RNA sequence: UGAUGCUGCACGGGAGAGUCAGGCCCGAGCCUGCGCCGAAGGGGCAAUUCCUCCCCGGAACCUCUCAGGCGCCCGGACCGUGCGGAGCAG
Numbered sequence: 001u002g003a004u005g006c007u008g009c010a011c012g013g014g015a016g017a018g019u020c021a022g023g024c025c026c027g028a029g030c031c032u033g034c035g036c037c038g039a040a041g042g043g044g045c046a047a048u049u050c051c052u053c054c055c056c057g058g059a060a061c062c063u064c065u066c067a068g069g070c071g072c073c074c075g076g077a078c079c080g081u082g083c084g085g086a087g088c089a090g
Stems, first nucleotide, its partner, number of pairs: 001090001006085008018034001020033005035070003041066001042064003048060004
């Protein structure tokens, strides 16, 4: 000095599922009930897939829906671009 990778910030893209019923109510708000979604987060490896040919083990956009969400806004895993940070190999 230091690519890839890691990480922070900014911008852009970003799905799904009831603007259901009742009550309160100025409401798009609140409460209750039922029905659903999964890509914040969380749980789990029982199935699937991947890490390996197998076992063990682990992980996941897999699964469960605790949480969250089911008109708009907000959020949103993940992806792209830019600007930084630390720093291995070289």
Glycine riboswitch aptamer from Nocardioides sp. Root614, 90 nucleotides, folded computationally. Rfam family: Glycine riboswitch aptamer. Rfam links the family to the GO term glycine biosynthetic process. Lineage of the source: Bacteria > Bacillati > Actinomycetes > Nocardioidaceae > Nocardioides. The model forms 82% of the base pairs in the Rfam consensus. The RNAcentral record of the sequence draws on Rfam and Ribocentre. Model confidence (mean pLDDT): 82 of 100.